[in-house]
Molecule: Glycine riboswitch aptamer
Organism: Alphaproteobacteria bacterium
RNA sequence: AUGAUCCCUGCGGAAGAGACCGGCAAGGGCGAUACUUCGGGUAUUGCGCUAACCGGCGCCGAAGGAGCAACCGCCCCGGAAACUCUCAGGCAACCGGACCGCAGGGGGAUG
Numbered sequence: 001a002u003g004a005u006c007c008c009u010g011c012g013g014a015a016g017a018g019a020c021c022g023g024c025a026a027g028g029g030c031g032a033u034a035c036u037u038c039g040g041g042u043a044u045u046g047c048g049c050u051a052a053c054c055g056g057c058g059c060c061g062a063a064g065g066a067g068c069a070a071c072c073g074c075c076c077c078g079g080a081a082a083c084u085c086u087c088a089g090g091c092a093a094c095c096g097g098a099c100c101g102c103a104g105g106g107g108g109a110u111g
Stems, first nucleotide, its partner, number of pairs: 006106008018057001020056004027049001029047008058091003064087001065085003071079003
């Protein structure tokens, strides 16, 4: 002096698959009745919607995990995928999301 693999942070992009069925139900919406201090509030009740949770079946594959393997290595053995399996995770939106791009930081191979 060049500054790799790799790691972290920020921003952007990022697919797939039931808004499934049943139960339960916070929440808020509409209506009715009663009381009332008549601005409104409280109680009871009916209707449908719905997050979460529980159970069931179906499905996805790109958090994580596991398996085989092309290949690689220091070749005893080990490292290995976007392939495979679905334990976990996910199946409207949101969140998440392997991976890609840009910027910054760490690091220090190589020349």